[in-house]
Context: one part of a larger RNA
């Protein structure tokens, strides 16, 4: 000096990215017990008291004919200890918020999480020899000894309120008049050859599918949702008008937010002091409604921030104990 253990004066998070770690809480019994709530929770909420023996007295349950036996309370009166759930074992506790509803998966060996799953929701394909998936096209198997209240696929994500506008692009899905168009079909012509018949090359018009162009429809398909410039009798600001572009100009909501660059933005709270955290603003560099929006009671080894209570995390370090380092035999 390290390791694991243990105590600790006065303070008590001042430690530190963070209260990491450590202490404290615990068990029954009994009083009590908030917001909020999907009425079931929240809840062991939160706080408060008792708890060892010894003896009286009483109720009472089980056996037994019975005397008795085991037992499990109330009430009272006493004894002893610093300490009565005496060791051991054995929740710390509230509040605000983000996120994800929720139990559950998950990187075997640095990530358990807000990711993944999920009941529910919606689209969208399949009428059965389904679709779709495997397989060398065949044959054969899942699906399925199933049949549209069933089977694939895609996005969402409990539950409440909702969930706008755009079909111009690109994709799906319908149309089928026209326009293009491929082999074929045709076959006016043309050429080579030959005395001819013939054989042989080449080939206009017309015909000719699905696609495309075309026309319609579709956003819980992919995905998209503007600019400049005047205006009110302080001043500002613009309900309001002019313009110029588009498919269409972002609607409820929510907003410095897990999205705010500028920025520690401004007020307001909370602290003597507060880039973090709560509640407001709105000027949203670059929110936005199932690539869902915005609430939400329960629930989390999940983030954030604060308050008790609690301590060697600290101020400031120290004594012991048990292994080692290290010195000597």
């Nucleotide at each position: 000096c390290u390791a694991u253990g243990u105590u600790g004066a006065a303070g008590g998070a001042a430690c530190u990215c963070g209260g990491c770690a450590a202490a404290a809480u615990g068990c029954c019994c009994u009083c009590g017990u908030a917001a909020c709530u999907u009425a079931g929770g929240g809840a062991u909420a939160a706080g408060g008291g008792g708890g060892a023996c010894c003896u009286u007295u009483u109720a009472u349950u089980g056996g037994g004919c019975a005397a008795c036996c085991a037992g499990u309370g109330g009430a009272g009166g006493g004894u002893g200890g610093c300490a009565c759930a005496g060791a051991c074992u054995a929740g710390g506790g509230g509040g605000u918020a983000g996120c994800g509803a929720c139990u559950g998966u998950u990187u075997a060996c640095u990530a358990a999480a807000a990711a993944c799953a999920c009941a529910g929701g919606a689209c969208u394909c399949u009428g059965c020899u389904a679709a779709g998936u495997c397989u060398u096209c065949c044959a054969g198997a899942c699906g399925a000894a199933g049949u549209a209240u069933a089977g694939g696929g895609u996005c969402u994500a409990a539950c409440g309120c909702c969930u706008g506008c755009c079909c111009g692009g690109u994709g799906c899905c319908g149309g089928a008049a026209g326009g293009u168009u491929a082999a074929g079909a045709g076959g006016a012509g043309a050429g080579g050859u030959g005395c001819a018949a013939g054989c042989u090359u080449u080939g206009a018009a017309u015909u000719g599918a699905a696609g495309c162009c075309c026309c319609g429809g579709u956003a819980a398909a992919c995905g998209g949702c503007g600019g400049c410039c005047g205006u009110a009798a302080c001043u500002a600001u613009a309900a309001c008008g002019g313009u110029c572009c588009u498919a269409a100009g972002g609607u409820a909501g929510c907003g410095a937010a897990a999205u705010u660059c500028c920025u520690u933005g401004u007020c307001g709270g909370g602290u003597a002091a507060g880039u973090u955290c709560c509640g407001a603003c709105c000027u949203g560099c670059a929110c936005g409604a199932a690539u869902g929006g915005c609430g939400u009671a329960a629930c989390g080894a999940c983030u954030u921030c604060c308050c008790c209570g609690c301590u060697g995390u600290c101020u400031c370090c120290a004594a012991c104990a048990u292994a080692g380092a290290c010195u000597c035999a």
The part of an RNA shown here (large-subunit ribosomal RNA, domain IV) has 329 nucleotides and comes from Candidatus Endolissoclinum faulkneri L2. The RNAcentral record of the full RNA draws on ENA, RefSeq and SILVA. Its mean pLDDT, the model's own confidence on a scale to 100, is 87.